[in-house]
Context: one part of a larger RNA
Molecule: small-subunit ribosomal RNA, 5' domain
Organism: metagenome
């Protein structure tokens, strides 16, 4: 000089467009934040329609009958998305490579087949315990739920035979024999789904090679260590765990130990080589009050699941219970410091459904805040009696302030006031109409949908009207003069200034620098 998630002080006109607990991974009131499908299923609490009995009628009672639907069985989801950096110096990350050592729910593509059969539980009914939380007992009752039987091989195991190939363990192809293992159904009849293999796509696991901070005032560490057989274990290799054998394995090219730290793309600086930084944004990890474990699942050892043990916190009839904001807002506490208990699902993405649609604090969008970075404005031209004022001086005058002002002609950004007003939309769905390979198929037309928001933008009317500060001036360092002070007061980033004529303190006038912002303060190059 340049930079920042920045704070302070003095000041503050508008707009875009970013950012906003860097510190207590401190405790948290309350509201949301993963839910959906009745085109799986019993059904029928609650709403709406209708039907039925009584009755003149209000009206009572009944009927799942219809549209939907609480809770319940189920199925997908919930392992994403959204937070934060505690741990981690490690195949955690980056970049390259490998799996002849896997694994993939939902999607494509392709192939075969989709038969019969039964027991049960929630639910619903009744009863009981309990303050609650909830739990127990009994009766009966359904699925796309559970099981059983049938049928099939390319799957798996075990024993063989052959060929070709490679990379050592083998791999791929053809083949016997044996044992085993599938399915679901609903429909608006177009379809959506269920089962098994095969191939791909997407997603993951695992391994390696090479990069990855600081301290030798850490120098020796290590027994499940290091290999081997062999068994379990896992999707898979593995001391990944066990039995047994051997005695190795690592290190000064820095192990072990301590200290620090999430990596990386980037970003700041710098000619550049490097040094710093890891706030936003994208990728990968890590963890979710604290340890710990395992269920379910294509996938977790799982924020808003489940169990045990801790702390703390809460209710409680004292016998038991209940919680987890490092989602989004928000409270307290710490802090120099960091925002609305906003709207919307209109748009993009997710999830769940044949679809309407539902759910979405992901997102979009407004609010707060000069924190940043840009971009506008506060007027323009003219106008010298160089006015009054102030201030300095060599003082009847002269410099400056200063073309500044006043005046005189314009203009109206931006703010007022009225008026118009978008694009973000298209799609999904309906109606129609064309194509063909006739289907709920493709195209093609209308029609339906905006939180933001009457927002951005346009237009008109009147008016210079609404709009300038900080900070310096002794050298570095652009910019001086008077006046007070008297080593006091004070000032200072270095050098230094101030003890009676201070361009250094304090004032004024003037200057100079930057300007809606100037300074200080911290850290970085």
């Nucleotide at each position: 000089g340049g930079a920042u998630g920045a704070a302070c002080g003095c000041u503050a006109g508008c707009g875009g467009c970013a950012g906003g607990c860097c510190u207590a991974a401190u405790a948290c009131a309350u509201g949301c934040a993963a839910g959906u499908c009745g085109a799986g299923g019993g059904g029928c609490a609650g709403c709406a329609g209708g039907g039925g009995u009584a009755g003149c009628a209000a009206u009572a009672c009944u009927c799942g009958c219809u549209g939907g639907c609480g809770a319940c069985c189920g199925g997908c989801g919930c392992a994403c998305g959204g937070g934060u950096g505690c741990g981690u110096a490690a195949c955690a990350c980056g970049u390259a490579u490998g799996c002849a050592a896997c694994u993939u729910u939902c999607c494509u593509u392709c192939a075969a087949a989709u038969g019969g059969a039964a027991g049960a539980u929630a639910g619903c009914c009744c009863g009981a315990a309990g303050a609650a939380a909830u739990u127990c007992g009994g009766a009966u009752u359904a699925a796309u739920a559970u099981u059983c039987c049938a049928u099939a091989g390319u799957u798996a195991u075990a024993u063989g035979a052959a060929a070709u190939g490679g990379c050592a363990u083998c791999a791929u192809u053809u083949u016997a024999u044996a044992u085993u293992u599938a399915a679901a159904g609903c429909u608006c009849a177009g379809g959506c789904g269920g089962u098994u293999g095969a191939a791909g796509a997407u997603g993951g696991g695992c391994a390696u090679g090479c990069g990855u901070u600081c301290g030798a005032u850490u120098a020796g560490c290590u027994a499940g260590u290091u290999g081997g057989u062999g068994a379990g274990g896992u999707a898979a290799u593995g001391g990944c765990u066990c039995a047994c054998c051997a005695a190795g394995g690592c290190u000064a090219c820095g192990a072990u130990c301590g200290a620090u730290a999430g990596g990386g793309g980037a970003u700041c600086u710098g000619a550049g080589a490097g040094g710093a930084u890891u706030a936003a944004c994208c990728c990968c990890c890590a963890c979710a009050c604290u340890g710990g474990u395992a269920c379910u699942g294509a996938g977790a050892c799982a924020c808003g699941g489940a169990c045990c043990a801790g702390a703390c916190u809460c209710c409680u009839a004292c016998g038991g219970g209940a919680g987890g904001c490092a989602g989004c807002a928000g409270u307290a506490a710490g802090g120099a410091a960091u925002a609305u208990u906003g709207g919307a699902c209109a748009a993009u993405g997710g999830a769940g459904g044949c679809a309407a649609c539902u759910c979405u604090g992901a997102u979009c969008c407004a609010g707060c805040c000069a924190u940043g970075c840009c971009g506008c404005g506060u007027g323009a031209a003219g106008g010298a009696u160089g006015a009054a004022g102030g201030u300095c001086c060599u003082a009847u005058g002269g410099a400056u302030u200063g073309u500044a002002a006043a005046c005189u002609u314009c203009u109206u950004u931006u703010g007022a006031a009225c008026g118009g007003g978008a694009g973000a939309a298209a799609a999904c769905c309906u109606u129609c109409g064309g194509u063909c390979g006739u289907g709920u198929a493709c195209c093609g037309a209308a029609g339906c949908u905006g939180a933001u928001a009457g927002u951005a933008c346009c237009g008109u009317u009147a008016g210079a009207a609404u709009a300038a500060g900080g900070g310096u001036c002794g050298g570095c360092u652009a910019a001086c003069u008077u006046c007070g002070u008297g080593c006091c007061a004070g000032c200072a980033g270095c050098c230094g200034c101030g003890g009676u004529a201070a361009u250094a303190c304090g004032a004024a006038g003037g200057a100079c620098c930057c300007g809606a912002g100037c300074g200080u303060u911290a850290u970085c190059c």